Predicted 3D model of a 71-nucleotide RNA (transfer RNA) from Microgenomates group bacterium GW2011_GWC1_46_15. Its mean pLDDT, the model's own confidence on a scale to 100, is 83. The sequence was found in a public genome assembly. Its Rfam family is "tRNA". By type it is a transfer RNA. Rfam describes the family as follows. Transfer RNA (tRNA) molecules are approximately 80 nucleotides in length. Lineage of the source: Bacteria > Bacteria candidate phyla.
[in-house]
RNA sequence: GGGCCCGUAGUUUAGUGGUAGAACAUCUGGCUGGCAGUCAGAUAGGAGGGGUUCGAUUCCCCUCGGGUCCA
Numbered sequence: 001g002g003g004c005c006c007g008u009a010g011u012u013u014a015g016u017g018g019u020a021g022a023a024c025a026u027c028u029g030g031c032u033g034g035c036a037g038u039c040a041g042a043u044a045g046g047a048g049g050g051g052u053u054c055g056a057u058u059c060c061c062c063u064c065g066g067g068u069c070c071a
Stems, first nucleotide, its partner, number of pairs: 001070007010024004018054001026042006047063005
């Protein structure tokens, strides 16, 4: 330098055009004398920019970051 794959919540991830789900973690409340545990609830997310579309996490382009292969 070139080819391919990946980037979603604090962490691990699902979904692949039509409101983005879950688990763990965190916070609040109930049960308990308290802790632990358990139950209920809450907070929290599309790497950045542009394009296509009525509508983009999803499709296309560029950039950034990670992985892998070739030279």